[in-house]
RNA sequence: UUAAGAGGUAGAGGCGCGAUACUUAUUAGUACUAGUAACGAGGUAAGCACAAUGACUUACUAGGAAAGGAAUUAUCGCCGAAGUGUAUAACUGACGCUUUGAGGUUAUAUAACUGGGGAUACAUAGAAUAUAUGUAUUACUGUCGCAAGUAAUUGUGGUGAGCUAUCAUUUAA
Numbered sequence: 001u002u003a004a005g006a007g008g009u010a011g012a013g014g015c016g017c018g019a020u021a022c023u024u025a026u027u028a029g030u031a032c033u034a035g036u037a038a039c040g041a042g043g044u045a046a047g048c049a050c051a052a053u054g055a056c057u058u059a060c061u062a063g064g065a066a067a068g069g070a071a072u073u074a075u076c077g078c079c080g081a082a083g084u085g086u087a088u089a090a091c092u093g094a095c096g097c098u099u100u101g102a103g104g105u106u107a108u109a110u111a112a113c114u115g116g117g118g119a120u121a122c123a124u125a126g127a128a129u130a131u132a133u134g135u136a137u138u139a140c141u142g143u144c145g146c147a148a149g150u151a152a153u154u155g156u157g158g159u160g161a162g163c164u165a166u167c168a169u170u171u172a173a
Base pairs, nucleotide, nucleotide: 001173002172003171004170005169007167008166009165010164011163014079016078017077018076019075020074021073023071024070032063033062034061035060036059037058038057042050045099046098047097048096082114083113084112085110086109087108088107089106090105091104092103115141116140118138119137120136121135122134123133124132125131142159143158144157145156146155147154148153
């Protein structure tokens, strides 16, 4: 000096990712409460309580939410940021109470999948045409390899355990 291995530090992609807080719309004139009238025996997943002094339901009148999800702004943490799947554990979970349940939340593990955001279609969740997640297709974009070109660039293939810069170290020549 070259090649390869393992490691530290700092960065880049851009409608970039996530968290928190305020405000706002939606949820919704819904749930629920009260009154009047009608009906007439249950209502609940089950039990207790409750119930002809009227269950459940319906109509009218007067009041009237909330949570989850979403958007703007601000702040913070970042670039496997983060999300999804699976497994384990804890908590929550049917409205007066108890038990139980679908489900939900949190934490840990797992390189099992996804470079990134978008659009379209389908599926699931959701009150929703908002939005989120998954799959597929598609162009765009970051990055690397190969080929062409004086060059700008073009084509093609891959993708984060990656790429760029830098530090020191191990092995070989």
Annotation: A computed fold for a 173-nucleotide RNA from Romboutsia weinsteinii, annotated as Lysine riboswitch aptamer. Its mean pLDDT, the model's own confidence on a scale to 100, is 83. Its Rfam family is "Lysine riboswitch aptamer". Gene Ontology term of the family: lysine biosynthetic process. The model forms 100% of the base pairs in the Rfam consensus.